The prediction has a mean pLDDT of 80. A computed fold for a 101-nucleotide RNA, annotated as SAM riboswitch aptamer (S box leader). It was read from a public genome assembly, where an Rfam model found it.
RNA sequence: ACCUUAUCAAGAGUGGCGGAGGAUACAGGACCUGUGAAGCCACGACAACCUACCGAUUCCGGUAAGGUGCCAAUUCCUGCGACGCAGUCGAGAGAUGAGGU
Numbered sequence: 001a002c003c004u005u006a007u008c009a010a011g012a013g014u015g016g017c018g019g020a021g022g023a024u025a026c027a028g029g030a031c032c033u034g035u036g037a038a039g040c041c042a043c044g045a046c047a048a049c050c051u052a053c054c055g056a057u058u059c060c061g062g063u064a065a066g067g068u069g070c071c072a073a074u075u076c077c078u079g080c081g082a083c084g085c086a087g088u089c090g091a092g093a094g095a096u097g098a099g100g101u
Stems, first nucleotide, its partner, number of pairs: 001101008013043005021032002026079004044071001046069001049067002051064005075093001080090004
């Protein structure tokens, strides 16, 4: 990098450095941002995919938090398709975990 698969409506921020953008890219909308964006660092937190242990026994429940991940807004919303609008469902793209090439 690509493939497979599961999940994506819940949850969780302070400080320091930094100095103008951010939100996956593009377009539109709405929004955040000098009362300090992105990024980096420290500490903290959330969650429980892998993992360990305990119980149960057919893949379920619990505890922990070692490996990841995450900590504005549903993955912020829309973009393509179906259902006549609204809206719902799905696809595509993306993110994260696990496995594989």